[in-house]
RNA sequence: GGGCAUUCUCAGGGCGGGGUGAAAAUCCCCACCGGCGGUAUAGCCCGCGAGCGCCCUUGGCUUUGGCCUUGGGGUCAGCAGAUCCGGUGUAACUCCGGGGCCGACGGUAUAGUCCGGAUGCAAGAGAAUGCGC
Numbered sequence: 001g002g003g004c005a006u007u008c009u010c011a012g013g014g015c016g017g018g019g020u021g022a023a024a025a026u027c028c029c030c031a032c033c034g035g036c037g038g039u040a041u042a043g044c045c046c047g048c049g050a051g052c053g054c055c056c057u058u059g060g061c062u063u064u065g066g067c068c069u070u071g072g073g074g075u076c077a078g079c080a081g082a083u084c085c086g087g088u089g090u091a092a093c094u095c096c097g098g099g100g101c102c103g104a105c106g107g108u109a110u111a112g113u114c115c116g117g118a119u120g121c122a123a124g125a126g127a128a129u130g131c132g133c
Base pairs, nucleotide, nucleotide: 001133003131004130005129006128007127008126009125010124016030017029018028019027031113032112033103034102035048036047037046038045043101044100051079052078053076054073055072056071059068060067061066083099084098085097086096087095105116106115107114
């Protein structure tokens, strides 16, 4: 230095002003934010993750249609996403300049930014110890 094992730690940011209204950090105008790995430095290139769906499952209710609930799977990729132009350069949809776009579910006046599941989960990052090379 690299491999394997065990344990531990860490691992998501953002609504401020104005308008309308009975009521909006939810609508309208302006504003603000950007997980992880890869690759020339990336929210929008390739891949991954949490959430919902989906499938399996526990219990309860039921007007037998379903509704609520417990635990699990991670197949599918359905919700599910979004980038162009110019410049530099060997190389950039990643840098620089400019313009544009996207953002789970439940709640509530319609939410990327508030509250909730969540003091959760996790892609992954790091450390310690042990055993091989």
This is a predicted structure of a 133-nucleotide RNA (FMN riboswitch aptamer (RFN element)) from Cypionkella psychrotolerans.
It matches the Rfam family "FMN riboswitch aptamer (RFN element)". Rfam links the family to the GO term FMN binding.
Of the family's consensus pairs, 100% are formed in the model.
The source organism's lineage runs through Bacteria, Pseudomonadota, Alphaproteobacteria, Paracoccaceae and Cypionkella.